A computed fold for a 111-nucleotide RNA from a Bacteroidales bacterium, annotated as SAM riboswitch aptamer (S box leader). Rfam family: SAM riboswitch aptamer (S box leader). About the family: The SAM riboswitch is found upstream of a number of genes which code for proteins involved in methionine or cysteine biosynthesis in Gram-positive bacteria.
């Protein structure tokens, strides 16, 4: 780096270097940011995907609105910040709203 599956309107912060930017791309917006971004370290913390255990189930694939949180991971601004792709509502329409898809992310996994 390439596939497959599941997730997602919850949560959860401080200090140290650093020094201008960030918020996946591309775009229109908005919003954080010298009262200090990006990204490093170090403390803490949220959370429950691996993981342990408890039920239930037994052809295989397992299932849980169950329970811990020591490992593995990851996360800690704002719905994945909003919108940009199809349908559907609503409406004169501009807008709002719903559902999918597409693509980002995380998480096991496959060759």
């Nucleotide at each position: 780096g390439a596939g497959u599956u599941a997730u997602a309107a919850a949560g959860a912060a401080g200090a140290g270097g650093g020094g201008a930017g960030a918020g996946a791309c591309c775009a229109g917006g908005c919003u954080c940011a010298g009262c200090g971004a990006a990204c490093c370290u170090c403390u803490g913390g949220c959370a429950a995907c691996c993981u342990c255990g408890g039920c239930c189930a037994a052809c295989g694939c397992g299932g849980c609105u169950u329970g811990a949180a020591c490992g593995g991971u990851g996360c800690c601004a704002a719905a994945a910040c909003c919108u940009g792709u199809u349908c559907c509502c609503u409406g004169u329409a501009a807008u709002g709203g719903g559902a999918a898809a597409c693509u980002a992310a995380u998480a096991a996994u496959u060759g």
The sequence was found by an Rfam model in a public genome assembly.